[in-house]
Annotation: The RNA shown here (transfer RNA) has 73 nucleotides and comes from an Acidobacteriota bacterium. The source organism's lineage runs through Bacteria, Pseudomonadati and Acidobacteriota. The RNAcentral record of the sequence draws on ENA. Rfam family: tRNA. The family's RNA type in Rfam is transfer RNA.

């Protein structure tokens, strides 16, 4: 230099068929319990790496760019 993959909540990840951004773990509060753990309920949560384009509408499609991983030269 070229090609491929990944980047989404504090963590691990789903959502890629363009149409309200989600799950588990976690935080906080409550219930339960003599207390703790476990369990149950609620709650807190996001510039979807960044910039631009297409579109009525973009996490999703297109272009550029940054970081990490793999391969080729």
């Nucleotide at each position: 230099g070229c090609g491929g993959g990944a980047g989404u909540a504090g963590c691990u990840c789903a959502g890629c068929u363009g149409g309200c951004a989600g799950a588990g773990c976690g935080u906080u509060a409550g219930c339960c319990u003599u207390c703790c753990a476990a369990g149950c309920u609620a709650u807190c949560g996001g510039u979807c790496g960044c910039g631009g384009g297409u579109u009525c509408g973009a996490u999703u499609c297109c272009c550029g760019u940054c970081u990490c991983c793999c391969g080729c030269u």